[in-house]
RNA sequence: UAGUCUUUUUGUGUGAGAGAGUUAUUAAUAACCGCCGAAGGAGCAACCACCCCGGAAACUCUCAGGCACCCGAAACACAAAAAGUUGA
Repeated sequence: UAGUCUUUUUGUGUGAGAGAGUUAUUAAUAACCGCCGAAGGAGCAACCACCCCGGAAACUCUCAGGCACCCGAAACACAAAAAGUUGA
């Protein structure tokens, strides 16, 4: 120093579900009813670790969020950068 692997960030692509609900004349906004599960959050715990401290789902809840298209969106793929790891 190349390369391997992991994490994070950025960019691109793919990307589900459920109301074009009702009322207030329309929009905005507010209230009410119904519904969804893949931002975030919370709960259970198979499992991992175990001296102590811990980690942990796409399951459950629906606080938050969302329910025509658009937008957004977990996750995945690719590319770049940074950090770490391994390393002929």
Glycine riboswitch aptamer from an uncultured SAR116 cluster alpha proteobacterium, 88 nucleotides, folded computationally. It was read from a public genome assembly, where an Rfam model found it. Its mean pLDDT, the model's own confidence on a scale to 100, is 77.